Small-subunit ribosomal RNA, 3' major domain from a metagenome, 499 nucleotides, folded computationally. The RNAcentral record of the full RNA draws on SILVA. It matches the Rfam family "Bacterial small subunit ribosomal RNA".
[in-house]
Context: one part of a larger RNA
């Protein structure tokens, strides 16, 4: 100088404490271990593997296994050769497919030439270069990712100390989210970070006006609801639905501007940086929540995304194909999901979103079926049409503490969609079955606010297939006295048989 200390000191972090919710018990769903199989294909493996590569394993994927099969090869490039009913098309017949076999149809291009042809391409044959490998090394590598950590840090140049390694700057003494910023100072400057600049969201002007919007104005037009006339089912008027002119006020759309700087003010403080209040304001002290991860550290991961260097393999570790596999199932753990129930479950009923898809798509009104779903056949390449019904919510009723009108697993039965194909192995409806579960040891996880918790909506992959992920938006808490103590992290400072 680093690392370590069950050494000091000083600070921070949902690190603990305060609290709200859960895992651990139960049921299935997933992922791994682990047995097991011909085969259950690799990776990943304390934090930082384990709903993780996989944004979707019926075939395909597929890299495993069982059989069938082909060898210049499913693909690429060149040298040579060689054939002329060539290339290509591919019927019998074999076969589960691949393949094998060849009736039968049958050609381009570009020269030369009257023409027949000849010569050359293109495709064939054959042969030799190569081809091919999801085959090892991630401890040979690039790229590219995780952690420590968005922690505040980690250097440099020239001076200056020191024989030297190396200090010094970068300690100190205040302050910050922050090596922020301010005084001091053998140091005086900088460079990567911080922090600004970026998009986004909260206010506000302007300018924008069709597919958005409708306050006022005009016109039709009647769905309810008053009130008057009464000829008792009409008529007038109000008020209210709708459509259409008109129109751009408002909402919104998408462009451009302003706005927040500790600017103001009191206090504290070193007359400083900065900290406390407190006005105005939509927002106040980094507004919120994104993108962005210094030099390193784990020979952390990936050679199966791709590239790539070396080994290995070329009738096989390549390639096709058919069936099977990854979906097993004494068990053990991890992430979920649904519950266990009245702050509930069932029926009815009536509000209110965002943000996204959509032409091999989305799919409306009607009609068929209890129902998945079918016919149907307008619209829409979309602010137009459409998915799309938002659910929790609140309004009436019913259940009245029970293994129940809780919970829904399981298992029959009959059905639908997707697709060549739902048995290994798909998703869904419907009838009937109606299983564990009464809040869950020891330990252990997340959360500081529009956040936990809870209610649903899309979308990605995708023919189907989502409890998983990735957006969205409703309803919306509790509690932080504090830093003793647990865990991680940063600066000084000490000690050391460690480097």
């Nucleotide at each position: 100088u680093g690392a370590c200390g069950g050494g000091g000191a000083c600070c921070c972090g949902c690190a603990c404490a305060a609290g709200c919710g859960g895992u651990g018990g139960a049921a299935c769903a997933u992922g791994u271990g682990g047995u097991u199989u011909a085969a259950u294909u690799c990776g990943a493996u304390g934090c930082u593997a384990c709903g993780c590569g996989a944004a979707g394993a019926a075939c395909c994927u597929c890299a495993c296994c069982a059989g069938g099969g082909u060898u210049u090869g499913a693909c690429a490039u060149g040298u040579a050769u060689g054939a002329a009913g060539u290339a290509g098309u591919g019927a019998a017949c074999u076969g589960a497919a691949a393949g094998g076999g060849a009736a039968u149809c049958g050609a381009c291009c570009c020269g030369u030439a009257a023409a027949a042809u000849c010569g050359g391409g293109a495709g064939c044959u054959u042969a030799c270069a190569c081809a091919g490998g999801u085959g090892c090394u991630g401890c040979a590598u690039g790229g590219c990712u995780g952690u420590c950590g968005u922690c505040a840090g980690c250097u440099c140049g020239u001076g200056u100390c020191g024989u030297g390694a190396g200090a010094u700057g970068u300690u100190g003494g205040g302050u910050u989210a922050a090596g922020u910023c301010c005084c001091g100072c053998a140091a005086c400057g900088a460079g990567c970070g911080c922090a600004a600049c970026c998009a986004u969201u909260g206010c506000c002007c302007c300018a924008u006006g069709u597919u958005g919007c409708u306050a006022a104005c005009c016109u039709c037009u009647u769905u309810g609801u008053c009130c008057a006339g009464c000829u008792u089912g009409c008529u007038g008027g109000a008020u209210u639905u709708g459509a259409g002119g008109a129109g751009c006020a408002c909402u919104c759309u998408u462009g451009g501007g302003g706005g927040a700087c500790u600017g103001c003010c009191u206090g504290g403080g070193a007359u400083a940086a900065c900290c406390a209040g407190g006005a105005g304001g939509a927002a106040g002290g980094u507004g919120g929540a994104g993108a962005u991860g210094a030099c390193g550290u784990c020979a952390a991961g990936u050679c199966a995304g791709u590239a790539c260097g070396g080994c290995c393999u070329u009738u096989a570790u390549a390639c096709c194909c058919u069936g099977g596999g990854c979906u097993a199932c004494a068990c053990a753990c991890g992430u979920g999901u649904u519950a266990c129930a009245a702050u509930g479950g069932c029926a009815a009923g009536u509000a209110c979103a965002a943000a996204g898809g959509g032409u091999c798509g989305c799919c409306a009104a009607c009609c068929c079926g209890u129902a998945a779903g079918g016919g149907g056949g307008a619209g829409c390449u979309a602010a137009u049409c459409u998915c799309a019904a938002a659910a929790a919510a609140c309004u009436u009723g019913c259940c009245c503490c029970a293994g129940u009108u809780c919970g829904g697993a399981u298992u029959g039965a009959a059905g639908u969609c997707u697709g060549c194909a739902a048995u290994u192995c798909g998703a869904c409806u419907u009838c009937a079955u109606g299983a564990a579960g009464c809040c869950g040891g020891a330990a252990u996880c997340g959360c500081u606010a529009g956040u936990a918790a809870u209610g649903g909506a899309a979308g990605a992959u995708c023919a189907g297939c989502a409890c998983g992920c990735u957006u969205c938006c409703g309803u919306g808490a509790a509690u932080a006295c504090g830093u003793u103590c647990c865990c991680g992290g940063g600066u000084c400072u000490u000690g050391u048989a460690c480097a």